[in-house]
Context: one part of a larger RNA
RNA sequence: GACGAACGCUGGCGGCGUGCCUAAUACAUGCAAGUCGAGCGGGGAAGCCGAGCGGAAGCCUUCGGGCUGAAGCAUGGUGGACCCAGCGGCGAACGGGUGAGUAACGCGUGAGCAAUCUGCCCUAAAGACCGGGAUAACACUCCGAAAGGGGUGCUAAUACCGGAUGUGGUCAAUGAGACGAAUGUUUUGUUGACUAAAGGGAUACCGCUUUAGGAUGAGCUCGCGUUCCAUUAGCUAGUUGGUGAGGUAACGGCCCACCAAGGCGACGAUGGAUAGCCGGCCUGAGAGGGCGACCGGCCACACUGGGACUGAGACACGGCCCAGACUCCUACGGGAGGCAGCAGUAGGGGAUCUUGCGCAAUGGGGGAACCCUGACGCAGCGACGCCGCGUGAGCGAAGAAGGCCUUCGGGUUGUAAAGCUCUGUCCUCCGGGAAGAAGCAUGACGGUACCGGAGGAGGAAGCCCCGGCUAACUACGUGCCAGCAGCCGCGGUAAUACGUAGGGGGCGAGCGUUGUCC
Numbered sequence: 001g002a003c004g005a006a007c008g009c010u011g012g013c014g015g016c017g018u019g020c021c022u023a024a025u026a027c028a029u030g031c032a033a034g035u036c037g038a039g040c041g042g043g044g045a046a047g048c049c050g051a052g053c054g055g056a057a058g059c060c061u062u063c064g065g066g067c068u069g070a071a072g073c074a075u076g077g078u079g080g081a082c083c084c085a086g087c088g089g090c091g092a093a094c095g096g097g098u099g100a101g102u103a104a105c106g107c108g109u110g111a112g113c114a115a116u117c118u119g120c121c122c123u124a125a126a127g128a129c130c131g132g133g134a135u136a137a138c139a140c141u142c143c144g145a146a147a148g149g150g151g152u153g154c155u156a157a158u159a160c161c162g163g164a165u166g167u168g169g170u171c172a173a174u175g176a177g178a179c180g181a182a183u184g185u186u187u188u189g190u191u192g193a194c195u196a197a198a199g200g201g202a203u204a205c206c207g208c209u210u211u212a213g214g215a216u217g218a219g220c221u222c223g224c225g226u227u228c229c230a231u232u233a234g235c236u237a238g239u240u241g242g243u244g245a246g247g248u249a250a251c252g253g254c255c256c257a258c259c260a261a262g263g264c265g266a267c268g269a270u271g272g273a274u275a276g277c278c279g280g281c282c283u284g285a286g287a288g289g290g291c292g293a294c295c296g297g298c299c300a301c302a303c304u305g306g307g308a309c310u311g312a313g314a315c316a317c318g319g320c321c322c323a324g325a326c327u328c329c330u331a332c333g334g335g336a337g338g339c340a341g342c343a344g345u346a347g348g349g350g351a352u353c354u355u356g357c358g359c360a361a362u363g364g365g366g367g368a369a370c371c372c373u374g375a376c377g378c379a380g381c382g383a384c385g386c387c388g389c390g391u392g393a394g395c396g397a398a399g400a401a402g403g404c405c406u407u408c409g410g411g412u413u414g415u416a417a418a419g420c421u422c423u424g425u426c427c428u429c430c431g432g433g434a435a436g437a438a439g440c441a442u443g444a445c446g447g448u449a450c451c452g453g454a455g456g457a458g459g460a461a462g463c464c465c466c467g468g469c470u471a472a473c474u475a476c477g478u479g480c481c482a483g484c485a486g487c488c489g490c491g492g493u494a495a496u497a498c499g500u501a502g503g504g505g506g507c508g509a510g511c512g513u514u515g516u517c518c
Stems, first nucleotide, its partner, number of pairs: 001517003005514005012389006018382002020348001025346003029343003034090003039087002042084003047078004052073002058067003097301003106226008116218002121214007129163004138153006168195012199206002227273003234264003239261006246254001276298004280291004303324005326337004354379001356378003362375001363373004392422004402413004426459001427455006436445001462507005467488003473502005483490002
């Protein structure tokens, strides 16, 4: 000098940041990923229509009644906006969290893929013809305490399947050409085989299929760099290489069969310990040293271990299956769960926040309107940090009182106070009141910032130190006691070093102490 700090004393305001460094311990509760009816069929319901029952009120009346006919009830149909689950599509692989593991092509940097994939998006070319069978929802029924499940019957689609077409694409055979650093790459022709599609809306469009290119994202490979211990010296059997086959989007001992006997190592293998890496941050004149919190990039993980499914993309935090530990429900047969998302709880700890508001902005998901969004924008709490401001200003005595010291003369506190004259930052009250919102509408923040007026010095100073280092001295108390202390060292009767007081020095809404790094 610095800090994601903590502790002690103290504490007025604002802006901007920042806040579980420990137990990757366990978690109550709520929320954090949905959306589309312009893909599809249903269920419900407002409304409307039809006939039936019903009879209020009104009108007429010869008082016997007659006419008209509302509410309500049950029922059939319709039902463009509303609600619900289901089929289907897209998203859920992003965004958010954490740092356990990892000494590794994990990361950084620079190359390579003639060994690769890429939904949505952009550009271009071509196309979408004819058919089919199911299934959820639903209805009925059965089992189960529940979670849930079985059976029978019906139905739709941009769900599924078959056939056709083939600009193209893939593969095989074959002809011609171009190129390269190798395996090879590439252009063009012929023949054969295989290979597509889905509609919705209703005049605008939105989608579907195939192919080529782009963009973006991802995968793989390589050079170099990347902590400590040699009181770790030898390590290795899919091990190292080959052939063949499999597998992958793709190379590869990635996997397998067979064959060979290799491969690594004092230029530190193997083992052990520690650790996410980087941009950066702190320090330093620099070189260097230390660190990797916030923000940004990459990686890894999601109760522990393993596995695959779906998909353009996962071996998938709020998906599935198996095993394990733990917790919960149970009718004891069986089930449910995973905060290292945002809040919050317990525990651990020296120590780290609200179970807040809003989708107004920015961004994300889903055709649009719109809905969802604990991403995000804000607010709350904490002097945790940095920065700014205030706690008043001017005048005011050869100098009140009180305190302290004194050589008793005085000195000092000290223009300090009082007093007088002012000011209004902050504050309080009253009034006005935003920008943030690009055509319209829409503001959580927020009646906030800011502006105007009024009030009134009123509400706002402490902490550490004063022996030397080191800036700041006297008195009293104590008497190697009580105590101080970063080092040297103070204290045993005059202690500037302990305690108190007066005075002084330093910093100031902080000041000291402790810890850590330079």
This is a predicted structure of a 518-nucleotide part of an RNA (small-subunit ribosomal RNA, 5' domain) from an uncultured Clostridia bacterium. RNAcentral holds the full RNA, with entries from ENA and SILVA.